[in-house]
The RNA shown here (transfer RNA) has 72 nucleotides and comes from a Thermosynechococcaceae cyanobacterium. RNAcentral holds the sequence, with entries from ENA.
RNA sequence: GCCUGUAUAGCUCAGUGGUAGAGCGACGCACUCGUAAUGCGUAGGUCGUCAGUUCAAUCCUGACUACAGGCU
Numbered sequence: 001g002c003c004u005g006u007a008u009a010g011c012u013c014a015g016u017g018g019u020a021g022a023g024c025g026a027c028g029c030a031c032u033c034g035u036a037a038u039g040c041g042u043a044g045g046u047c048g049u050c051a052g053u054u055c056a057a058u059c060c061u062g063a064c065u066a067c068a069g070g071c072u
Base pairs, nucleotide, nucleotide: 001071002070003069004068005067006066007065010024011023012022013021018055026042027041028040029039030038048064049063050062051061052060
């Protein structure tokens, strides 16, 4: 220099045009003599950034940034 992939909650990841979810973690309540475990609930996201397509974009297209891999 060229090519490919990834970027979504504190962490690990789903979701693939039509209101964004799970597990773990955090917090509260119940249970317990107390703790753990268990059950119930709550909070937590401008879906990496900027444009474009569309009635409508996390999703499709382009550029950029970061990270990972490959080729020379």
Lineage of the source: Bacteria > Bacillati > Cyanobacteriota > Acaryochloridales > Thermosynechococcaceae. Rfam family: tRNA. By type it is a transfer RNA. Rfam links the family to the GO term triplet codon-amino acid adaptor activity. About the family: Transfer RNA (tRNA) molecules are approximately 80 nucleotides in length.